[in-house]
RNA sequence: GCUCCGGUAGCACAGCCAGGUCCAGUGCGCCAGGCUUUCGACCUGGCGACCCGGGUUCAAAUCCCGGCCGGAGCU
Numbered sequence: 001g002c003u004c005c006g007g008u009a010g011c012a013c014a015g016c017c018a019g020g021u022c023c024a025g026u027g028c029g030c031c032a033g034g035c036u037u038u039c040g041a042c043c044u045g046g047c048g049a050c051c052c053g054g055g056u057u058c059a060a061a062u063c064c065c066g067g068c069c070g071g072a073g074c075u
Base pairs, nucleotide, nucleotide: 001074002073003072004071005070006069007068010028011027012026013025020058029047030046031045032044033043034042051067052066053065054064055063
C1' cells in the first nucleotide's frame, strides 16, 4: 500500500443482508423498593447506547461515499 471483518448503554452481544410505526432489545452492572435477623439469591420498577461527517429517502443503527479506530490476511 491492497483486500476482508468489525465499531450499538459501564461491560458482553442481538438487530443491519430485505429501511418503517410505539420506549433500538437481551444478559451482566448500577440505583430504589420488596423479601430476608443480615448478606447472597429471587421478585418489581428505573438508569443508560447506534464511531464521526456528508448523501439518498416521506423516513437511516440499517443503503451509498469519505474519514477515524481495532483485528485478520496478502505484498

This is a predicted structure of a 75-nucleotide RNA (transfer RNA) from a Candidatus Odinarchaeota archaeon. It matches the Rfam family "tRNA". Rfam classes the family as a transfer RNA. Its mean pLDDT, the model's own confidence on a scale to 100, is 81. The sequence is in RNAcentral, with records from ENA.